[in-house]
Context: one part of a larger RNA
RNA sequence: CUGGGUGUAAAGGGAGUGUAGGCGGCCUGGCAAGCCAGAUGUGAAAGCCCGUGGCUCAACUGCGGGACUGCAUUUGGAACUGUUAGGCUUGAGUGCAGGAGGGGAAAGCGGAAUUCCUAGUGUAGCGGUGAAAUGCUUAGAUAUUAGGAGGAACACCAGUGGCGAAGGCGGCUUUCUGGACUGUAACUGACGCUGAGGCUCGAAAGCGUGGGGAGCAAACAGGAUUAGAUACCCUGGUAGUCCACGCCGUAAACGAUGAAUACUAGGUGUCGGCUGGCAAAGCCAGUCGGUGCCGCAGCUAACGCAUUAAGUAUUCCACCUGGGGGAGUACGCUUUACGCAAGUAUGAAACUC
Numbered sequence: 001c002u003g004g005g006u007g008u009a010a011a012g013g014g015a016g017u018g019u020a021g022g023c024g025g026c027c028u029g030g031c032a033a034g035c036c037a038g039a040u041g042u043g044a045a046a047g048c049c050c051g052u053g054g055c056u057c058a059a060c061u062g063c064g065g066g067a068c069u070g071c072a073u074u075u076g077g078a079a080c081u082g083u084u085a086g087g088c089u090u091g092a093g094u095g096c097a098g099g100a101g102g103g104g105a106a107a108g109c110g111g112a113a114u115u116c117c118u119a120g121u122g123u124a125g126c127g128g129u130g131a132a133a134u135g136c137u138u139a140g141a142u143a144u145u146a147g148g149a150g151g152a153a154c155a156c157c158a159g160u161g162g163c164g165a166a167g168g169c170g171g172c173u174u175u176c177u178g179g180a181c182u183g184u185a186a187c188u189g190a191c192g193c194u195g196a197g198g199c200u201c202g203a204a205a206g207c208g209u210g211g212g213g214a215g216c217a218a219a220c221a222g223g224a225u226u227a228g229a230u231a232c233c234c235u236g237g238u239a240g241u242c243c244a245c246g247c248c249g250u251a252a253a254c255g256a257u258g259a260a261u262a263c264u265a266g267g268u269g270u271c272g273g274c275u276g277g278c279a280a281a282g283c284c285a286g287u288c289g290g291u292g293c294c295g296c297a298g299c300u301a302a303c304g305c306a307u308u309a310a311g312u313a314u315u316c317c318a319c320c321u322g323g324g325g326g327a328g329u330a331c332g333c334u335u336u337a338c339g340c341a342a343g344u345a346u347g348a349a350a351c352u353c
Base pairs, nucleotide, nucleotide: 003321004320005319006318007303008302012317014201015200016199017198021194022193023192025088026087027086028085029084030083031082033081034080035077036076037075038074039073040072041071042070048066049065050064051063052062053061054060091191092188093187094186095184096183097182098181103177104176105175106174107173108172109171110154115149116148117147118146119145120144121143125136126135162169163168206247207246208245209244210243211242215241216240220236221235222234223233258316259315260314261313262312263311266294267293268292269291270290271289272288273287274286275285276284277283278282298305299304323353324352325351336345337344338343
């Protein structure tokens, strides 16, 4: 390389969008590049294969045939691929009519709770733990009542419920805005699928500048525990957590399962539509789209998957490559790109059995 693979053994890119490229629905005509058939030329000889001779046989060798699967020219064919012209509507998209939704952005508003401040009542404890202590408190704490300040998060509803490409999204209202779904069948007429590079998005932590800071809380301090205790427990507490703008670009970024299309028993929940029936706030049947559980065939090393496939097929991308150790360690060496840094991404090598 081929082959075989990628849920858990090595292996699906964190996700999308899309360039080149690859692949691509139905019908009709043309062309003939691929493709098929014929002819001609060439494909040196030796060698090779078959037949038959010569050395006693064989090796060796003479003769005849084949092969040389190729190339060029030429004559035809038109199913398929391609190309070109025309058409079609089922793929795809648009329109129209609807309802669902924590999808996104901005602004405003709300109540509960914690903390703090002020005032009242009130008096000796509070707090914390396995038990304690550090800590707070007669300068009046804890508790309780009233008023005020400020920040962050939104109890119940809440659900293998919803939405989003993924990350993710949850109080209420308004404005702006993306997508999906159902019905209809008016319009376009293959406009599609995938997608190396590219571009965009991307939890948390972290970084830069400026704000903010209630609670929580790395670091840090103290108290305990202990043989020790740089921990687990307790009292405090700074970055951070929050906002704006700009970076970073990683996660068990997981369904550890790439995207698309078609096909292949069922049963039972649930969400959003539509149609029909009935004894009509509902129930039943059918249908389309999601989301769960169980289960047959089939698949699988097994576990399990099973119309939301890990089944049967096709297309495209990504990735793995003998095994063990070294090592999922180190960041030593080297290269490039990006980054303020932290570092990230990418590629390779040495050693040993």

Annotation
Model confidence (mean pLDDT): 82 of 100. Predicted 3D model of a 353-nucleotide part of an RNA (small-subunit ribosomal RNA, central domain) from an uncultured bacterium. RNAcentral holds the full RNA, with entries from ENA, Greengenes and SILVA.